[in-house]
RNA sequence: GCGCCCAUAGCUCAUCGGUAGAGCACCACUCUUAUAAAGUGGGGGUACUUGGAUCGUCACCAAGUGGGCGCA
Numbered sequence: 001g002c003g004c005c006c007a008u009a010g011c012u013c014a015u016c017g018g019u020a021g022a023g024c025a026c027c028a029c030u031c032u033u034a035u036a037a038a039g040u041g042g043g044g045g046u047a048c049u050u051g052g053a054u055c056g057u058c059a060c061c062a063a064g065u066g067g068g069c070g071c072a
Base pairs, nucleotide, nucleotide: 001071002070003069004068005067006066007065010024011023012022013021018055026042027041028040029039030038048064049063050062051061052060
C1' cells in the first nucleotide's frame, strides 16, 4: 500500500427496514446468626463519527476513525 471482517448496556453477544433484547455483572427485597447459593423485582445503551437513500434505519450506500486477519 491492497483486500476482507468487526464496532449495539460495565463484559460477552442477539436484533436481515416499523419506537433495542438476553446472559453474566450491578442495586433492592425474600431466605440465613451472617455470607454465599437460590428465588422475586429493578436501574442501565441518542447502536463508533459524519453525510446520503427512505415516510421510516442498529440494519442499505459513501467517506472517515479505531481494532483484528491475510497479501505485498
The prediction has a mean pLDDT of 83. Transfer RNA from a Candidatus Microgenomatia bacterium, 72 nucleotides, folded computationally. The source organism's lineage runs through Bacteria, Bacteria candidate phyla, Candidatus Microgenomatota and Candidatus Microgenomatia (nom. nud.). Rfam family: tRNA. Rfam links the family to the GO term triplet codon-amino acid adaptor activity.